Transfer RNA from a Candidatus Kerfeldbacteria bacterium, 71 nucleotides, folded computationally. Taxonomically the source falls in Candidatus Kerfeldiibacteriota (Bacteria, Bacteria candidate phyla).
RNA sequence: GUGGCUAUGGUGUAGCGGUAGCACAGGGGCUUGUGGAGCCCUUAGCACCGGUUCAAAUCCGGUUAGCCACC
Numbered sequence: 001g002u003g004g005c006u007a008u009g010g011u012g013u014a015g016c017g018g019u020a021g022c023a024c025a026g027g028g029g030c031u032u033g034u035g036g037a038g039c040c041c042u043u044a045g046c047a048c049c050g051g052u053u054c055a056a057a058u059c060c061g062g063u064u065a066g067c068c069a070c071c
Stems, first nucleotide, its partner, number of pairs: 001070007010024004018054001026042005047063005
C1' cells in the first nucleotide's frame, strides 16, 4: 500500500429498517442475630462525520482505533 473483519452501559454479549434487550458489576429496599444466598426496584450504552429513508445500532460513503491475510 491492497483486501477483509470488529467497534453497543463499568465488564461480557444479543439485536439483520419500526420501543436498544440480557447477564455480571454499581445504588436502594425486603429477608437474616451478622454476613452470604435469594427476591423486588433502579442508574448507566449504539466509535466519529455525512448521506438514503416517514423512520438507521441496522443500509451507503468517509474517518478513527484494533485484529487478520497478501505485498